[in-house]
A computed fold for a 75-nucleotide RNA from Candidatus Peribacteria bacterium RIFOXYA1_FULL_56_14, annotated as transfer RNA. Rfam family: tRNA. The family's RNA type in Rfam is transfer RNA. RNAcentral records the identical sequence in 7 taxa.
RNA sequence: GCCCUCGUAGGUUAACGGAUAGACCGCUGGCCUCCGAAGCCGGAAAUACAGGUUCAAUUCCUGUCGGGGGCACCA
Numbered sequence: 001g002c003c004c005u006c007g008u009a010g011g012u013u014a015a016c017g018g019a020u021a022g023a024c025c026g027c028u029g030g031c032c033u034c035c036g037a038a039g040c041c042g043g044a045a046a047u048a049c050a051g052g053u054u055c056a057a058u059u060c061c062u063g064u065c066g067g068g069g070g071c072a073c074c075a
Stems, first nucleotide, its partner, number of pairs: 001071007010025004018055001027043005048064005
C1' cells in the first nucleotide's frame, strides 16, 4: 500500500429494507422483610462518524476513524 471482516445501552448480544431498536447481566425507584438476599412491579441507558440511495436505513452504497485477519513491499 491492497483485500476481507467487525463496530448497537456500563457489559454480552438480537433485529427478511418497515413494530415505540428487543433481550440477558449490571445500575436504579417501589413493594415485600426486623434488616438483607431472593421474588414481584416500574425506570434510565445504545445503532463509531460524515454523506448518498429509498416513501422508509441498524440493515444497501461511498468516504473517514477504530479493532481483528490475510497479502504485498522492504535483502